Record summary:
A computed fold for a 475-nucleotide part of an RNA from an uncultured bacterium, annotated as small-subunit ribosomal RNA, 3' major domain. The RNAcentral record of the full RNA draws on ENA and SILVA.
Context: one part of a larger RNA
RNA sequence: UGACGGGGACCCGCACAAGCGGUGGAGUAUGUGGCUUAAUUCGAUGCAACGCGAAGAACCUUACCUGGGCUUGACAUGUAAUGAACAACAUGUGAAAGCAUGCGACUCUUCGGAGGCGUUACACAGGUGCUGCAUGGCCGUCGUCAGCUCGUGUCGUGAGAUGUUGGGUUAAGUCCCGCAACGAGCGCAACCCCUAUCCUUAGUAGCCAGCGGUUUGGCCGGGCACUCUGAGGAGACUGCCAGGGAUAACCUGGAGGAAGGCGGGGAUGACGUCAAAUCAUCAUGCCCCUUAUGAUUUGGGCUACACACGUGCUACAAUGGCGUAAACAAAGGGAAGCGAUCACGCGAGUGUGAGCAAAUCUCAAAAAUAACGUCUCAGUUCGGAUUGUAGUCUGCAACUCGACUACAUGAAGCUGGAAUCGCUAGUAAUCGCAGGUCAGCAUACUGCGGUGAAUAAAUUCCCGGGUCUUGCACU
Repeated sequence: UGACGGGGACCCGCACAAGCGGUGGAGUAUGUGGCUUAAUUCGAUGCAACGCGAAGAACCUUACCUGGGCUUGACAUGUAAUGAACAACAUGUGAAAGCAUGCGACUCUUCGGAGGCGUUACACAGGUGCUGCAUGGCCGUCGUCAGCUCGUGUCGUGAGAUGUUGGGUUAAGUCCCGCAACGAGCGCAACCCCUAUCCUUAGUAGCCAGCGGUUUGGCCGGGCACUCUGAGGAGACUGCCAGGGAUAACCUGGAGGAAGGCGGGGAUGACGUCAAAUCAUCAUGCCCCUUAUGAUUUGGGCUACACACGUGCUACAAUGGCGUAAACAAAGGGAAGCGAUCACGCGAGUGUGAGCAAAUCUCAAAAAUAACGUCUCAGUUCGGAUUGUAGUCUGCAACUCGACUACAUGAAGCUGGAAUCGCUAGUAAUCGCAGGUCAGCAUACUGCGGUGAAUAAAUUCCCGGGUCUUGCACU
């Protein structure tokens, strides 16, 4: 100087408190440990591993295991020799890869050769093999916390200090005042994007106030007012007023305003810490394998199952279940695609194939909600696991091991111990919708909107962090 203290002072944070809803109990989905296995590939392990890499393991993927065959090789470049050989097709064999046999256009040419292909020989290829404690790159975390430093000067023998401390203030080392300091840099803030209001401009594929027609559908004529779309602007700055404050910074209240004091979200992550993670994204040093630790293929495995844990979903019902007939979104996707309509089927779907590279067509039905009816507190008309039968779809192929449908079956579960998690407003809770991945497969993830609360504005305590100070057995 730092680190540390069950030292002190001050301050902050869903940290506690005040509330709302969960997890922990049940069933199930998924990940992990363990156990098992020929193999259950590998990595991630307190917070910061465990619906994580994986934005999707039937084959493939795939790295693992079993068996089969290959050895200049599945892939790259080059040298030498050779010129017919491979592919395709047919037959046989095989689980497949392949192997064997048969058949049989190399191309261009300046005739020197060039290119391609096959075979042989050699240099080499190849490795998801090891080391993340040899590394680059990228990333997690403290933490969007307010800090981390430098130049010159000054002080100190020196390590160092000062500045950065003090009095106020702020979300902020934010700003003001003071001061042996004066300045500066990386951070903070602002500049960027979305959103909340208005204006201008533009008006189709969007919209329809007024006018006319109408098959009553913005459908047509027409219009561009309104909604909307997308380009340019305006707007918020403590600008104005009052009080407080040190006449400052700023704080409290008010006016006007769509919005008020950072308006609400996002992106943005300082110096550094953890020899944190990753050699299996990629790159890469060293070491190791080279008829195998490479490459290929069949089938299996990653899906096993006395058990334990994490994260979810569905419930235990009446603020509900079921039935009938009604209403209102946003944001997205679509050509080897989305697929209307009509017909068939109880249904999953099938047949047909209008339109649409999409503000035009389509996925598409929003669901909670409201109205009416029924059930009347039961293991039930709650709950849906499990199981049986019959099917649909994708795909060479659903046995191991897919999703969905119909009928039947109808477990556990009556609100969950100790403990523990999230959340402060369009938030929690609840309700659906879409997308990526994707042949098929979503309770996960990423987005979108609908309905829409309670409570706190306090800091005694728990946890984490910041500043100053003190002690010190550590540095």